A computed fold for a 525-nucleotide part of an RNA from an uncultured prokaryote, annotated as small-subunit ribosomal RNA, 5' domain. The RNAcentral record of the full RNA draws on ENA.
Context: one part of a larger RNA
RNA sequence: GGAUGAACGCUAGCGGCAGGCUUAACACAUGCAAGUCGAACGGUAACAGGAAAAGCUUGCUUUUUGCUGACGAGUGGCGAACGGGUGCGUAACACGUAUGCAACCUACCUUUAUCAGAGGGAUAGCCCAAAGAAAUUUGGAUUAAUACCUCAUAACAUUACCAAUUCGCAUGUUUUGAUAUUUAAAGUAUUGCGGUUAAAGAUGGGCAUGCGCAACAUUAGCUAGUUGGUAAGGUAACGGCUUACCAAGGCAACGAUGUUUAGGGGGUCUUAAAGGAUGGUCCCCCACACUGGUACUGAGACACGGACCAGACUCCUACGGGAGGCAGCAGUGAGGAAUAUUGGUCAAUGGACGAAAGUCUGAACCAGCCAUGCCGCGUGAAGGAUGACGGCCCUACGGGUUGUAAACUUCUUUUAUAUAGGAAGAAACCCCUCGACGUGUCGAGGGCUGACGGUACUAUAAGAAUAAGCACCGGCUAACUCCGUGCCAGCAGCCGCGGUAAUACGGAGGGUGCAAGCGUUAUCC
Numbered sequence: 001g002g003a004u005g006a007a008c009g010c011u012a013g014c015g016g017c018a019g020g021c022u023u024a025a026c027a028c029a030u031g032c033a034a035g036u037c038g039a040a041c042g043g044u045a046a047c048a049g050g051a052a053a054a055g056c057u058u059g060c061u062u063u064u065u066g067c068u069g070a071c072g073a074g075u076g077g078c079g080a081a082c083g084g085g086u087g088c089g090u091a092a093c094a095c096g097u098a099u100g101c102a103a104c105c106u107a108c109c110u111u112u113a114u115c116a117g118a119g120g121g122a123u124a125g126c127c128c129a130a131a132g133a134a135a136u137u138u139g140g141a142u143u144a145a146u147a148c149c150u151c152a153u154a155a156c157a158u159u160a161c162c163a164a165u166u167c168g169c170a171u172g173u174u175u176u177g178a179u180a181u182u183u184a185a186a187g188u189a190u191u192g193c194g195g196u197u198a199a200a201g202a203u204g205g206g207c208a209u210g211c212g213c214a215a216c217a218u219u220a221g222c223u224a225g226u227u228g229g230u231a232a233g234g235u236a237a238c239g240g241c242u243u244a245c246c247a248a249g250g251c252a253a254c255g256a257u258g259u260u261u262a263g264g265g266g267g268u269c270u271u272a273a274a275g276g277a278u279g280g281u282c283c284c285c286c287a288c289a290c291u292g293g294u295a296c297u298g299a300g301a302c303a304c305g306g307a308c309c310a311g312a313c314u315c316c317u318a319c320g321g322g323a324g325g326c327a328g329c330a331g332u333g334a335g336g337a338a339u340a341u342u343g344g345u346c347a348a349u350g351g352a353c354g355a356a357a358g359u360c361u362g363a364a365c366c367a368g369c370c371a372u373g374c375c376g377c378g379u380g381a382a383g384g385a386u387g388a389c390g391g392c393c394c395u396a397c398g399g400g401u402u403g404u405a406a407a408c409u410u411c412u413u414u415u416a417u418a419u420a421g422g423a424a425g426a427a428a429c430c431c432c433u434c435g436a437c438g439u440g441u442c443g444a445g446g447g448c449u450g451a452c453g454g455u456a457c458u459a460u461a462a463g464a465a466u467a468a469g470c471a472c473c474g475g476c477u478a479a480c481u482c483c484g485u486g487c488c489a490g491c492a493g494c495c496g497c498g499g500u501a502a503u504a505c506g507g508a509g510g511g512u513g514c515a516a517g518c519g520u521u522a523u524c525c
Base pairs, nucleotide, nucleotide: 001525002524003523004522006521007520008519009518010517013377014376015375016374017373018372019370020369021335026333027332028331030330031329032328035078036077037076040075041074043071044070047069048068049067050065051064052063053062054061055060056059085288086287087286095212096211097210098209099208100207101206104205105204109201110200111199112198113197115195117151118150119149120148127140128139129138130137131136167194168193169192170191171189172188173187174186175185176184177183178182214260215259216258221251222250223249226248227247228246229245230244231243232242233241263285264284265283266282267278268277269276270275290311291310292309293308294307313324314323315322316321341367343366344365345364349363350361351360352359353358380411381410382409383408390402391401393400394399417461418460419459420458421457425452430447431446432445433444434443435442436441437440469514470513471512472511473510474495475494476493480509481508482507483506484505490497491496
């Protein structure tokens, strides 16, 4: 000199963009952060409508009815393994890079092919009964499915064996029955969505190998599933991954083993470069979710807002027993020099579910707080000398300096204030109209949708009006005098100042530097 997720002191007008618990992976009150589908199902707790009945206040009340829109709880499907957080562990099973798997998996998506025939038994819910303070649990009866099970059968593929599946809705149409519109049943279709099996792709993952990857030798020897083989088991898959048997190997001064520290990288800071330091924000990978362990479900987890066991802690209790996990977003206590709101919206982008409308989304987009940083703007401009007044300014007492600075004259109005207008971000989905043909798709036109926000921006009005500090002035280092003090009080980054003329302490006048900041402290180059 540069830099910072900074802190502290003094000071402070505005805007844009970014950033904001570096400490206790300490403990957490409260709210929210993962749901969705009635076009899978039985149904009907709430709401709205219809119908029927009853009552009378003759247009209202009550009751019944799943009839309709819808829909609590429940069965079922998909999602919850993403997104979001943190850096405890980890010195190589991570990470980075390169190569490979003839040793592998992959839900949803895309393509191709294929099948869709016949049956069955349950169960939740509802109802009844019971136990318990609660959490919750038990028994009985009964019912449905795109839930579950059985049989038959086909294609692809394979050396061979094994291996599957059902319906619902929409649209058009046919028949029959009931009825007022309407509705029920049965069938049908080169139709749409959804399903099975097989092959391929895409995407995501798994595994293997080479190289690189901190300090300490006052850590020199380490290792029995250890190193290799045979066989078996296990896995999606290779493999001591596991087990039995056999052999005695394997690693190591090119640093094994041990100990300490640490998430890794892209990057960031510095530097002419080499190098050194660093890994906060953003992106990729890894690890973790109160501590330790275990598996279940599933395409995918050994699963932050799932389960079980053990432990520590907290809470409820009728003392019999139960409940919990903010390293999600806010917020609280504690710790600390130190780090923000218990805000708004799903309008956009993205995600889950759904045919769609849509619902959910503390992801995200916004707003709030903080000079924490970077960038930009302003605090006025021109003229103006008898060089005014005042200086606890100086003086050789003549004057000098503050100083064109002020006053005064003219001008401007960024910004602030007031008033008025006022966006882009929005195009889709969807709805309406039209056209084309493959008749449910495509295309054209119109309509609907904004949290931010009456924000950005624009215009008008009056008026210099609303806006400057901080540090320093002995040398390094730009900037000097007076007064006070008298080795005292004090200063100080280094050298060093101060003991009666201190440009070094304190004050003043003046000056220098930077400027909405300026200094100090800490750390890195």
The prediction has a mean pLDDT of 82.